A computed fold for a 103-nucleotide RNA from Arthrobacter sp. H14, annotated as SAM riboswitch aptamer (S box leader). The model forms 93% of the base pairs in the Rfam consensus. Model confidence (mean pLDDT): 80 of 100. Lineage of the source: Bacteria > Actinomycetota > Micrococcales > Micrococcaceae > Arthrobacter.
């Protein structure tokens, strides 16, 4: 880049620079915001997609073993992610975000 699969009403915010708009686009609407918004940097936290990991239990496998697969609870050093509002709300589209495997 395009085309799959999950997940999106849980839970997590200071600090510094910077300075005027912001939550992906389009209408409408309700909110954030110089008491400093979006963005960058640090720290710090939340989560358990992935990867590593502890125990039981079922179930495949197997030789009523071992070792191994997987589903179900748990940790949370690691890679990603995320830390106002249900993807803020309603409609609307070849809808968007983030993982994960794979081109």
């Nucleotide at each position: 880049u395009g085309a799959c699969c999950a997940u999106c009403c849980c839970g997590a915010g200071c600090g510094g620079c910077c300075g005027a708009g912001a939550g992906a686009c389009c209408u409408g609407g309700a909110u954030c915001g110089a008491u400093g918004a979006a963005g960058c940097c640090g720290c710090a936290g939340c989560a358990a997609c992935c990867a590593c990991u502890u125990g039981g239990u079922g179930c495949c496998c197997u030789a009523u073993a071992g070792a191994g697969g997987u589903a179900c609870a748990g940790g949370a050093c690691g890679g990603u992610g995320c830390u106002a509002c249900c993807g803020c709300c309603a409609g609307g589209a070849c809808c968007g975000a983030u993982g994960g495997a794979g081109a």